[in-house]
Molecule: c-di-GMP-I riboswitch aptamer
Organism: Candidatus Scalindua sp.
RNA sequence: GCGUGACAAAGGCAAACCAACUGUGAGGUUGGGACGCAAAGCCGUGGGUCUUCAAUAUGAAGAUUGCCAGGUUACCAAA
Numbered sequence: 001g002c003g004u005g006a007c008a009a010a011g012g013c014a015a016a017c018c019a020a021c022u023g024u025g026a027g028g029u030u031g032g033g034a035c036g037c038a039a040a041g042c043c044g045u046g047g048g049u050c051u052u053c054a055a056u057a058u059g060a061a062g063a064u065u066g067c068c069a070g071g072u073u074a075c076c077a078a079a
Base pairs, nucleotide, nucleotide: 004077005076012037013036017032018031019030020029021028022027035066041072042071043070045069046068047067048064049063050062051061052060053059054058
């Protein structure tokens, strides 16, 4: 350095649910809260799923990276 990922250590993130705000909606933000996570950091680039509108050829606009790939950056170090 690459690969790999311990019942390791330090640090990190935060599902459901609740409250407030926000969006037509899928959802989002903040606080509480922890089911989990070794990229559950970032990028909607490809696929999937979901929403809205128009429509029946499907199209357009969105949401989701904690659905799967891809790109990119990164902490730790037993076997």